Context: one part of a larger RNA
RNA sequence: CUCUUUCUAAGGAACUAAGCAAAAUGGCCCUGUAACUUCGGAAUAAAGGGUGCCUUAAUUUAUUUAAGGUUGCAACGACCAGAUCCAUACGACUGUUUAACAAAAACACAAGUCUCCGUUAAGUUGUUAAAACGAUAUAUGGGGGCUGACGCCUGCCCAGUGCCGGAAGGUUAAAGAAAUUGGUUAGCUUAUGCGAAGCUGGUGACUGAAGCCUCGGUGAACGGCGGUAGUAACUAUGACUAUCCAAAGGUAGCGAAAUUCCUUGUCAGGUAAGUUCUGACCCGCACGAAAGGCGUAACGAUAUGGAUGCUGUCUCAGAAAGAGACUCG
Numbered sequence: 001c002u003c004u005u006u007c008u009a010a011g012g013a014a015c016u017a018a019g020c021a022a023a024a025u026g027g028c029c030c031u032g033u034a035a036c037u038u039c040g041g042a043a044u045a046a047a048g049g050g051u052g053c054c055u056u057a058a059u060u061u062a063u064u065u066a067a068g069g070u071u072g073c074a075a076c077g078a079c080c081a082g083a084u085c086c087a088u089a090c091g092a093c094u095g096u097u098u099a100a101c102a103a104a105a106a107c108a109c110a111a112g113u114c115u116c117c118g119u120u121a122a123g124u125u126g127u128u129a130a131a132a133c134g135a136u137a138u139a140u141g142g143g144g145g146c147u148g149a150c151g152c153c154u155g156c157c158c159a160g161u162g163c164c165g166g167a168a169g170g171u172u173a174a175a176g177a178a179a180u181u182g183g184u185u186a187g188c189u190u191a192u193g194c195g196a197a198g199c200u201g202g203u204g205a206c207u208g209a210a211g212c213c214u215c216g217g218u219g220a221a222c223g224g225c226g227g228u229a230g231u232a233a234c235u236a237u238g239a240c241u242a243u244c245c246a247a248a249g250g251u252a253g254c255g256a257a258a259u260u261c262c263u264u265g266u267c268a269g270g271u272a273a274g275u276u277c278u279g280a281c282c283c284g285c286a287c288g289a290a291a292g293g294c295g296u297a298a299c300g301a302u303a304u305g306g307a308u309g310c311u312g313u314c315u316c317a318g319a320a321a322g323a324g325a326c327u328c329g
Base pairs, nucleotide, nucleotide: 001324002323003322004321005320006319007318008317010315011314014313019310027051028050029049030048031047036041038149052070053069054068055067056066057065058064071075083308084307085306086305087304088303089302090300091299095107096106111147112146113145114144115143116142117141123133124132125131150295151294152293153292155225156224157223160222161221162218163217164216165215166214169213170212171211175207176206179203180202181201182200183199184198187194188193226244227243228242229241230240253287254284265281266280267279268278269277
């Protein structure tokens, strides 16, 4: 010097990205216990006191209660053994996960909703199969998608894409097919040619399903939800007006947000001092309603800010024990 552990004057987070680490709290009994709340909780909230031994008493028989006494620095005498509070974000919760860098705000979840499926079910596995699962189930069931307790809600757009439905019309395959045409050749024919039947090619009116075109519906389907100019008797602003475009022009709620570039926005709070935090404001670069919106008690080894206690984290280091290293052997 390194590691493990112990102690430390005064201060007490000044350390640091961050109270990381450490310290602190701690059992049991008694008192007492706020906001908020889904009335269950929150709650061991917080905060405060007690705790050994002996004697006596009790309508006490016990690990009880009360009174008194008594020893020590200290009585849950060691060990074991919650730190707490305030506020915000996210996720309701218990649970699950990247075995060996991520435990979370991710996944799941109860619940909501849409959709498919009437049993040889839909769906899935399987070599176009047999067969199996679904299910020894039967729509209060099974499969798939999205959202994700609960509370208040879930706006407008069906033009595009998808899905569902309709059947009048247009288009349309294989197949069928009237007709027409080529080859072949029995026969006829003076030459030249004609040419039945059969066989075999070409064209093909017409018939011909779904689909597509078409018509309608559908958003808790994929998705989308404007621009410009002017305007009120100070100024400013613009309820209002005009105009262009569009399928419709973003409703409620929220908003510098896990979303805000400019930005350390502006104001207020907290601090002596606050790029963080909280509350507001709203010109939302680029929130927004089941890729859910906004709240929310309880919960969280989650994230953020603050406070009390506590401390060698620090001012600023020091000391001790042990194990290494080092020196000698």
A computed fold for a 329-nucleotide part of an RNA from Trachelomonas subplanctonica, annotated as large-subunit ribosomal RNA, domain IV. Its Rfam family is "Bacterial large subunit ribosomal RNA". Gene Ontology terms of the family: ribosome and structural constituent of ribosome. Lineage of the source: Eukaryota > Discoba > Euglenophyceae > Euglenales > Trachelomonas. The prediction has a mean pLDDT of 85.